[in-house]
This record gives sequence, C1' cells and structure tokens, in this order.
RNA sequence: UACUGAUAAAGGCAAACUUAGUGAAAGCUAAGGACGCAAAGCCACGGGCCUAAAUGGUAGUUACCAAGGUAGCCGAGUUACCAAA
Repeated sequence: UACUGAUAAAGGCAAACUUAGUGAAAGCUAAGGACGCAAAGCCACGGGCCUAAAUGGUAGUUACCAAGGUAGCCGAGUUACCAAA
C1' cells in the first nucleotide's frame, strides 16, 4: 500500500415504534428508542422499488412518463477510523 475483518480497543450510525413539525403522498426533519450496520459516510449516474397532488407530455378518462422519494435494495463514483489472524 492492497486485500481482509477479532467475542480486540477507542469511537460512530440507528430499523420498528412513540411524540412534534412538514408534505398531496411516498417520505423527510427533531427528540425519545435500538432491529441491525465495517462504510447503515457522501453522491440519484445506471437498474430496482415506493408515491402520483399541482403543472406539462403521450394517450383519452385513468393509465404511462416527466416530477417527488429511497444510499438500511443492488451496481458505479468518491472519502475515511482501528489492525489480531
């Protein structure tokens, strides 16, 4: 340095659920709370999944797309703590 990842040490994150706020919704934010996580840090570029109010497009009367979201679904990109085998 690269891989790898301990019943190691120091620290980190925080699912469900509850409360408050926000949004049309999915969801997000804050506090509480821990199911889990070695990138469960960052990033919507590719795929997947969720939402479909307004506006626009295609179709033509409720469907698809743009749109919104998800990084704790996967891949790409990018940064990083520790070091036993």

This is a predicted structure of an 85-nucleotide RNA (c-di-GMP-I riboswitch aptamer). Model confidence (mean pLDDT): 84 of 100.